[in-house]
Context: one part of a larger RNA
């Protein structure tokens, strides 16, 4: 090294693309570098094993024979892997038809609802609390009609439903645009799997610069509460929440469960496509593809997981190795900054 392991005990990278590495379908030839035999060199002695022998045994020790383990050089072998030549369709890919859908940008544009201003009408109260006050209101509130302004968000359909790598995506119409199922034919002919570094994309919060600001609300204030209340509850209120256009790179970024392929009973949902049947539709039975729930057998410490596997295998990347210390420190590397990745020691236990 050869070991056990990652759903919840330490441990799956937030997520996707991909370079090198790693592996990698079926047929048939050739080559022989892996591989396998021979054969010979060498592999010091001592050491190991077996057998005899000497110290009274023994440990030691002498003698004789052998194992093994690398390696050099000739000779084979040719399954397998590697190579090179040819070929092929089950993998992948491309045309060709048909569909679904909150996948994406960008533009326009709608109603309710909140606040604000003018008007009408009207009066003495209103809002809030577990009660209560701050707070508003006779300078006319609040509840009510009208017009109008200006910003978010988008009720009912909504659904265990969709869609998307993930983060995430929801009125409405247009234009743009990307992935995806599903049917049959063709068409290329292994073109394929992950991927250290890299690069891309990434909620929320934060940050620059410049708009915008109705709602809600850190921080602030003021009221209660209470021994205290820098809190919960209540009046108020800035940033920011919204837009651009640039940075941050993080999360209970979770299915806390990388990716990929192939296997391994069932039974009930439900989405989008097909086929069967039907004169059509609908149901009903089949079939890919999702997406949920309950289970066999197997797994599991147990909980649970069970064809969307946590079962059985393979290939590849990440990652753990008691506890604090410590998502630290130092360094380095990125960043305006906040800070972010990478990551220890002493010590204690």
């Nucleotide at each position: 090294c050869u070991g056990g392991g990652c759903g919840u005990a330490a441990a799956g990278g937030g997520u996707c693309c991909g370079c090198a590495g790693c592996c990698g379908g079926a047929u048939u030839g050739g080559u022989a570098a892996g591989u396998c035999g021979g054969a010979u060199g060498u592999u010091a002695a001592a050491u190991c094993g077996c057998g005899g022998g000497g110290c009274u045994c023994a440990a030691c020790u002498c003698c004789g024979c052998g194992u093994u383990c690398g390696u050099g050089u000739c000779c084979g072998a040719a399954a397998c892997u590697a190579u090179u030549a040819a070929u092929c369709u089950a993998g992948a890919g491309c045309c060709a038809g048909u569909c679904a859908g909150g996948g994406g940008u960008g533009u326009a544009u709608g109603g309710a609802a909140u606040u604000c201003c003018u008007g009408g009408a009207g009066u003495a109260g209103g809002g809030g609390u577990g009660a209560c006050a701050u707070c508003c209101g006779u300078a006319g509130a609040u509840a009510c009609c009208a017009g109008g302004a200006g910003g978010a968000a988008c009720a009912c359909c909504a659904a265990a439903a969709g869609c998307g790598a993930a983060g995430g995506c929801a009125g409405u119409a247009c234009a743009c645009u990307g992935g995806g199922a599903c049917u049959u034919g063709g068409c290329u002919g292994a073109c394929g799997g992950u991927c250290a570094g890299g690069g891309a994309c990434g909620a929320a919060a934060g940050c620059g610069u410049g708009g915008g600001g109705a709602g809600c609300a850190a921080a602030a204030a003021g009221g209660a509460u209470u021994a205290g209340a820098u809190a919960c509850c209540c009046u108020u209120g800035u940033a920011g929440u919204c837009c651009a256009c640039g940075c941050u790179g993080u999360a209970a970024a979770c299915g806390a469960u990388g990716g990929g392929u192939g296997c391994u009973a069932g039974g009930c949902g439900u989405u989008a496509c097909c086929a069967u049947c039907u004169c059509g539709a609908c149901a009903a039975u089949g079939g890919u593809a999702g997406u949920g729930c309950c289970c066999a057998a197997g797994c599991u410490a147990a909980c649970g997981c069970g064809u969307u596997a946590a079962g059985c295998a393979c290939c590849c990347c990440g990652c753990c190795u008691g506890u604090g210390a410590a998502c630290u420190a130092c360094g380095g590397c990125c960043g305006c900054a906040a800070g972010g990745c990478u990551a220890a020691a002493a010590c204690a236990u």